Small-subunit ribosomal RNA, central domain from an uncultured bacterium, 352 nucleotides, folded computationally.
[in-house]
Context: one part of a larger RNA
RNA sequence: CUGGGCGUAAAGAGCGCGUAGGCGGUUCGAUCAGUCGGAGGUGAAAUCCCUCGGCUCAACCGAGGACCCGCGUCCGAUACUGUCUAACUUGAGUGCAGGAGAGGAGAGCGGAAUUCCCAGUGUAGCGGUGAAAUGCGUAGAUAUUGGGAGGAACACCGGUGGCGAAGGCGGCUUCUCUGGAACUGCCACUGACGCUAGGCGCCGAAAGCUAGGGGAGCAAACGGGAUUAGAUACCCCGGUAGUCCUAGCCGUAAACGAUGGGCACUAGGUGUGGGAGGUAUCGACCCCUUCCGUGCCGCAGCUAACGCACUAAGUGCCCCGCCUGGGGAGUACGGCCGCAAGGUUGAAACUC
Numbered sequence: 001c002u003g004g005g006c007g008u009a010a011a012g013a014g015c016g017c018g019u020a021g022g023c024g025g026u027u028c029g030a031u032c033a034g035u036c037g038g039a040g041g042u043g044a045a046a047u048c049c050c051u052c053g054g055c056u057c058a059a060c061c062g063a064g065g066a067c068c069c070g071c072g073u074c075c076g077a078u079a080c081u082g083u084c085u086a087a088c089u090u091g092a093g094u095g096c097a098g099g100a101g102a103g104g105a106g107a108g109c110g111g112a113a114u115u116c117c118c119a120g121u122g123u124a125g126c127g128g129u130g131a132a133a134u135g136c137g138u139a140g141a142u143a144u145u146g147g148g149a150g151g152a153a154c155a156c157c158g159g160u161g162g163c164g165a166a167g168g169c170g171g172c173u174u175c176u177c178u179g180g181a182a183c184u185g186c187c188a189c190u191g192a193c194g195c196u197a198g199g200c201g202c203c204g205a206a207a208g209c210u211a212g213g214g215g216a217g218c219a220a221a222c223g224g225g226a227u228u229a230g231a232u233a234c235c236c237c238g239g240u241a242g243u244c245c246u247a248g249c250c251g252u253a254a255a256c257g258a259u260g261g262g263c264a265c266u267a268g269g270u271g272u273g274g275g276a277g278g279u280a281u282c283g284a285c286c287c288c289u290u291c292c293g294u295g296c297c298g299c300a301g302c303u304a305a306c307g308c309a310c311u312a313a314g315u316g317c318c319c320c321g322c323c324u325g326g327g328g329a330g331u332a333c334g335g336c337c338g339c340a341a342g343g344u345u346g347a348a349a350c351u352c
Base pairs, nucleotide, nucleotide: 003324004323005322006321007306008305012320014203021196022195023194025088026087027086029084030083031082033081034080035077036076037075038074039073041071042070049065050064051063052062053061054060091193092190093189094188095186096185097184098183103178104177105176106175107174108172109171110154115149116148117147118146119145120144121143125136126135162169163168208249209248210247211246212245213244217243218242222238223237224236225235260319261318262317263316264315265314268297269296270295271294272293273292274291275290276289277288278287301308302307325352326351327350334345335344336343337342
């Protein structure tokens, strides 16, 4: 000496459930497998190392020692780890009561707006832009009034607010089914049942794909008008897939907090959502304490700096994933998956 790292330099898997494995709370006892001590056996010789010696030296050779880092046997130690027995309640979970919410699925309902259709009023423009033009309009548009059709999305409330593992979730004090709470009370019950997790399996925005519906608005592609040196763009007029629904597939993302999960500890201040307790009060509010969530500021500490700072990127422990100069390349080949698009796993030559 026996790696260092992963917010932004290369690096946290998009997310969960959980198998093998790894790790694991308190107490008594047993055992002595791990562990530790001692003894003796074996660990061939040569080689290597040390000392001494023989060839005039050396290479080479001889002798002694050390080494052979190991294995098995016997005796012993019993704190820790393991195993077994018995027990405990603080970790974890359960029951009953209170408890917030855009959590998920299905059905139904509602109003505003856009578009289209019918009818009335009404007449020459409307629309669009930096300015225009394409476009629409005397076959009567735009505007305005009434009626109707259809699809999609839900203004205000709305919040640094809430819920969900993540993706994500927003009209309705309507109905049905359904997941998980925090917190508080009863201190009732189980008694370490825990943490993490390769594989396997579930979920997973948008776009895309298959089949069948639907199609108002928007809008890749495409057509046209402008702009321009050109304009396969930005701007304008149109417009098809798609966007929506049902069933199935795809499995990706700046899937981001660019920050894996769990547990414990470590100044404060100030908002906000949910619960409980206390003081006060006729009561509610206010105020104080506490638990959980979600923000901002900030000390110690950490950091290359930026910054992080009880929601850690601080201090520790356990488990997993990943990185190891740039390009070649997330490519080739092969495997697996997919209808395809492609996904996943994932190099090398060469080059700087």
It matches the Rfam family "Bacterial small subunit ribosomal RNA".